[in-house]
RNA sequence: GCAAUAGCUCAGUCGGUAGAGCACAUCAUUCGUAAUGAUGGGGUCGGGGGUUCGAAUCCCUCUUGCACCA
Numbered sequence: 001g002c003a004a005u006a007g008c009u010c011a012g013u014c015g016g017u018a019g020a021g022c023a024c025a026u027c028a029u030u031c032g033u034a035a036u037g038a039u040g041g042g043g044u045c046g047g048g049g050g051u052u053c054g055a056a057u058c059c060c061u062c063u064u065g066c067a068c069c070a
Base pairs, nucleotide, nucleotide: 001066002065003064004063007022008021009020010019016053024040025039026038027037028036046062047061048060049059050058
């Protein structure tokens, strides 16, 4: 200095009700499996505090990981 958001990989514009792909579950299709299609579950956004009517987003601090300088 950068990063931390769903089981995994990542989006999320200038602050306004949190999303995608894969995975998972159910159903359809099949003699069966896979593939395909449909539907669904799953996160209070690393912890704490602050600002604000409102914070994943802004500010402070802590933790962890990565990179760099000395």
Transfer RNA from a soil metagenome, 70 nucleotides, folded computationally. Its Rfam family is "tRNA". The family's RNA type in Rfam is transfer RNA. The coordinates come from a structure-prediction model, not an experiment, and the mean pLDDT is 82. RNAcentral holds the sequence, with entries from MGnify.